[in-house]
RNA sequence: CUCCGCGUAGCUCAAUUGGAUAGAGCGCCGGCCUCCGAAGCCGGAAGUUGCAGGUUCGAGUCCCGCCGCGGAGG
Numbered sequence: 001c002u003c004c005g006c007g008u009a010g011c012u013c014a015a016u017u018g019g020a021u022a023g024a025g026c027g028c029c030g031g032c033c034u035c036c037g038a039a040g041c042c043g044g045a046a047g048u049u050g051c052a053g054g055u056u057c058g059a060g061u062c063c064c065g066c067c068g069c070g071g072a073g074g
Base pairs, nucleotide, nucleotide: 001073002072003071004070005069006068007067010026011025012024013023019057028044029043030042031041032040050066051065053063054062
């Protein structure tokens, strides 16, 4: 330098051929329970979907550029 894959909540990951409000587990916060904790049960917060544009009635998903990580080639 070229090519491929990935980037979504604090962490690990979903999200159907582009379709209604982006979810789960763990973690965190609060409550119940307990002498106190743990476990269990109930509830809650947390997301500019890496950044910035484009296409579309509609984009996490498609297209262009850039950034980061991993891999292959030279």
Background:
A computed fold for a 74-nucleotide RNA from a Phycisphaerae bacterium, annotated as transfer RNA. Taxonomically the source falls in Phycisphaerae (Bacteria, Pseudomonadati, Planctomycetota). Model confidence (mean pLDDT): 81 of 100. RNAcentral holds the sequence, with entries from ENA. It matches the Rfam family "tRNA". By type it is a transfer RNA.